[in-house]
RNA sequence: GCAUGCGUAGCUCAGUUGGUUAGAGCUCGGAGCUUAUACCUCCGCGGUCCCUGGUUCGAGUCCAGGCGCAUGCA
Numbered sequence: 001g002c003a004u005g006c007g008u009a010g011c012u013c014a015g016u017u018g019g020u021u022a023g024a025g026c027u028c029g030g031a032g033c034u035u036a037u038a039c040c041u042c043c044g045c046g047g048u049c050c051c052u053g054g055u056u057c058g059a060g061u062c063c064a065g066g067c068g069c070a071u072g073c074a
Base pairs, nucleotide, nucleotide: 001073002072003071004070005069006068007067010026011025012024013023019057028044029043030042031041032040050066051065052064053063054062
């Protein structure tokens, strides 16, 4: 340099053929439980869906360009 794949919460990820509130587990905070801690239960916090633009009534999802990461080829 070329090709392919990926980029969504602090971390690991899901998100159906574009549709009505963007979710799960873990972490973290609070409460319950306990003599206390842990476990367990309940609740909560946390998001510019990598960036810019486009298509569309509507984009995490489709398209273009860019950036980053991984793999392969040279």
Predicted 3D model of a 74-nucleotide RNA (transfer RNA) from Parcubacteria bacterium C7867-007. It matches the Rfam family "tRNA". Rfam links the family to the GO term triplet codon-amino acid adaptor activity. By type it is a transfer RNA. The organism belongs to Candidatus Parcubacteria, within Bacteria.